A computed fold for a 402-nucleotide part of an RNA from Halostreptopolyspora alba, annotated as large-subunit ribosomal RNA, domain III. NCBI's taxonomy places the organism under Bacteria, Actinomycetota, Actinomycetes, Nocardiopsidaceae, Halostreptopolyspora. It matches the Rfam family "Bacterial large subunit ribosomal RNA".

Context: one part of a larger RNA
């Protein structure tokens, strides 16, 4: 310079508390604002910002009795969630190898490597603070050894005195080998659901009128839930079948794969498969009522039709043209192993090692700042509408630090 510039998009208002002190803190009542988010839930990142008690110098563009600030304590509980003991992709790294004055570059076999495959938990209840973790009710999955039930099965011959060698036979198991599945593009279209939501004269609870009318056989207000899992196989969709032969699938094979016969051809048999209905569930929720030093519970009706349904499930089909991973699981077939094993019910025990608080369209993450920027993914209800536009609104959630 100067008490000047600004105080960073936006609505508060009033009654009570707390307090030395209140426009700002707590709470009640109006009243505004988002509402394809200004809501919820992850993933990145962050790291304790979370919860509780206390603080009142600093920090907070201003006040503070308050905070994401200081202090002191407390909080993340898993066979099923995510990762990892399982698998590969780009890509890494690379025994030997090749190359190269060193240094090192490249690469088979291999190992790593998720943003992808594969893989058993659902309701619901509870904290000040977790929760598919805890507790309650129901499950499912590996492993392991037990009990009942049906079952198969432990060969035979040589050599040896024997041990124990050799050859064949075996219930069953069973590949680091083969084979098939896994296994995929885009963009119209059809078909059957589902969650949601919307009607309701049908059901339950509750109401009887601020102003003339309103006990209404179409009154007015609010409710009309329920998961995994086990039954059963539906709508739909995919497969021929049997016998036989064989030089191929770098050993074999009854699988795969050719070839030939015969049967069948829109029949049957098998597999896949949403929903749905039983069941689970005489439980759980529930509107409401009672009740609680207003920090605690308890009791609990109805719980039904009909409509519609996306970008969600479960599928066919059609076009096109840029031709749309892999390997593990999983079946399935020998090789192999082999002396006890398969199958059905049953009840037992075991079940490892990281992550879980909390912010995430953000005052906690990138931007130096409590910054009108940015920041993947998911769920996004009603009335208007083609619509995730706009506009009011619902669950929720703010009034945005002078």
């Nucleotide at each position: 310079g100067a008490g000047u510039a600004g105080c960073g998009a936006a609505u508060g208002a009033g009654g009570g508390g707390u307090g030395a002190g209140a426009a700002a803190c707590c709470u009640c009542u109006c009243c505004g604002c988002c509402g394809a988010a200004u809501g919820a839930c992850c993933a990145a990142g962050g790291g304790u910002u979370c919860c509780a008690g206390g603080g009142g110098c600093a920090g907070g563009u201003u006040c503070a009795u308050c905070c994401g600030c200081c202090c002191u304590g407390g909080g993340u509980a898993a066979g099923u969630c995510g990762g990892g003991g399982c698998c590969u992709a780009a890509g890494g790294c690379g025994a030997g190898g090749c190359c190269g004055a060193c240094a090192g570059g490249c690469g088979u076999a291999g190992u790593c490597g998720a943003u992808g495959g594969a893989u058993a938990a659902c309701g619901g209840g509870u904290u000040g603070a977790u929760a598919u973790u805890c507790c309650c009710g129901u499950a499912c999955c590996c492993g392991u050894g037990g009990c009942g039930g049906c079952g198969c099965g432990u060969u035979u011959c040589c050599c040896g005195u024997a041990a124990g060698g050799g050859a064949u036979g075996g219930a069953g198991u069973g590949a680091u080998g083969g084979g098939g599945u896994g296994a995929c593009g885009c963009a119209g279209c059809a078909g059957g659901g589902g969650c949601g939501c919307c009607c309701a004269g049908c059901c339950c609870g509750g109401g009887c009128g601020g102003u003339g009318g309103u006990u209404g056989u179409u009154c007015c207000c609010g409710g009309g839930g329920u998961a995994a899992g086990g039954g059963u196989g539906u709508a739909g969709g995919g497969c021929g079948g049997u016998g036989u032969g064989c030089a191929g699938g770098g050993a074999a094979a009854u699988c795969c794969g050719c070839g030939c016969a015969c049967c069948a051809u829109g029949a049957g048999g098998c597999c896949c498969g949403a929903g749905a209905c039983c069941u689970g569930a005489u439980g759980c929720c529930g509107a409401g009522c009672c009740g609680u030093g207003u920090g605690a519970g308890g009791c609990g009706a109805a719980g039904u039709g009909g409509g519609u349904u996306c970008u969600c499930c479960c599928u066919g089909g059609u076009g096109c043209c840029g031709a749309g991973a892999a390997a593990a699981u999983c079946c399935u077939c020998u090789a192999g192993c082999g002396a006890g094993u398969g199958c059905c019910g049953u009840g037992g025990c075991g079940g490892c090692c990281c992550g879980u608080a909390c912010c995430c369209g953000a005052a906690a993450c990138c931007g130096a700042c409590g910054c009108a920027g940015g920041u993947g993914g998911u769920c996004g209800g009603g009335u208007u509408g083609a619509g995730a536009a706009u506009a009011c609104u619902a669950a929720g959630g703010c009034g945005a630090u002078c």
Model confidence (mean pLDDT): 81 of 100.